Predicted 3D model of a 74-nucleotide RNA (transfer RNA) from a Bacillota bacterium.
It matches the Rfam family "tRNA". By type it is a transfer RNA.
RNAcentral holds the sequence, with entries from ENA.
Its mean pLDDT, the model's own confidence on a scale to 100, is 80.
């Protein structure tokens, strides 16, 4: 320094070919059950989708730079 992968809730992942109001689990907080805890059920919180720019009516998804993490190569 170069080629590839990748980055979405606190964690771990999903989101079809570009088209829903960005979901799901554990964690978190109420309740509900139980003498108490745990287990379960019900609900509820939680996003700048890594950072700015492009492009399209429409961008998590394409496009360019950066930035950070993994592997390869030298």
């Nucleotide at each position: 320094g170069c080629g590839g992968c990748g980055g979405u809730a606190g964690c771990u992942c999903a989101a079809u070919u570009g088209g829903a109001u960005a979901g799901a689990g554990c964690a978190c907080g109420a309740g509900a059950u139980u003498u108490c805890u745990a287990a379960u059920c019900u609900c509820g919180c939680g996003g700048u989708u890594g950072u700015g720019g492009g492009u399209u009516c429409a961008a998590g998804u394409c496009c360019c730079a950066c930035c950070c993490g993994c592997c390869g190569u030298a």